[in-house]
This is a predicted structure of an 87-nucleotide RNA (c-di-GMP-I riboswitch aptamer) from Sporomusa acidovorans. Rfam family: c-di-GMP-I riboswitch aptamer. About the family: GEMM was predicted in a large-scale screen for bacterial structured RNA regulatory elements. Lineage of the source: Bacteria > Bacillati > Negativicutes > Sporomusaceae > Sporomusa.
RNA sequence: AAUAAAUUUAAGCAAACCUUCUGAAAGGAAGGGACGCAAAGCCGUGGGUCUAACGAUGAAAAAAUCUAUGAUUGCCAGGUUGCACUA
Numbered sequence: 001a002a003u004a005a006a007u008u009u010a011a012g013c014a015a016a017c018c019u020u021c022u023g024a025a026a027g028g029a030a031g032g033g034a035c036g037c038a039a040a041g042c043c044g045u046g047g048g049u050c051u052a053a054c055g056a057u058g059a060a061a062a063a064a065u066c067u068a069u070g071a072u073u074g075c076c077a078g079g080u081u082g083c084a085c086u087a
Stems, first nucleotide, its partner, number of pairs: 003087002012037002017032006035074001041080003045077003048072003055066003
């Protein structure tokens, strides 16, 4: 320096749930809290999934259906960077 991840460990992240804020919703942020995580660091690029405000169909009005430009990287790929120990 490169590669690997069986075991241990320093440092680290933090699911459900609760509170507050935010958003039309899905979801997000902060605090508490730990189910888990060796990339559970970062990037919505591809697929998947969630939502359906606007818009479209409909119509007296509504219901209903469709729709991502919204969201998810702790669903899977891909890209990129990287810690201690060990081999």